[in-house]
c-di-GMP-I riboswitch aptamer from a Syntrophomonadaceae bacterium, 97 nucleotides, folded computationally. Taxonomically the source falls in Syntrophomonadaceae (Bacteria, Bacillati, Bacillota, Clostridia).

RNA sequence: UUGCCGAAAAGGCAAACCUGUCGCAAGGCAGGGACGCAAAGCCAUGGGUCCGGCCCCUCUCCCCCUGCGGUGAGCACUGGAUCGCCAGGCUGCCGAA
Numbered sequence: 001u002u003g004c005c006g007a008a009a010a011g012g013c014a015a016a017c018c019u020g021u022c023g024c025a026a027g028g029c030a031g032g033g034a035c036g037c038a039a040a041g042c043c044a045u046g047g048g049u050c051c052g053g054c055c056c057c058u059c060u061c062c063c064c065c066u067g068c069g070g071u072g073a074g075c076a077c078u079g080g081a082u083c084g085c086c087a088g089g090c091u092g093c094c095g096a097a
Base pairs, nucleotide, nucleotide: 005095006094012037013036017032018031019030020029021028022027035084041090042089043088045087046086047085048082049081050080051079052078053077057074058073059072061070062069063067
């Protein structure tokens, strides 16, 4: 010095919850607040989860009863949210064993 790694110290971030605000919502932002975090810094690229829309399709139930009718759900599609779910990419503080 580099990589793995994570003792110490300094500094950093900030879950739930509360308040305000934006959004249909998931959720974002600001303040308070700390459960935690060595990438809990950044990027929605892949998967997961969540929200909205939805011609068609499947199922479901309803009737002013069979209507290319309506209700609810699901797959697919589509648009979002989440990087404090995982993976991947980029960057980065300190230095004991």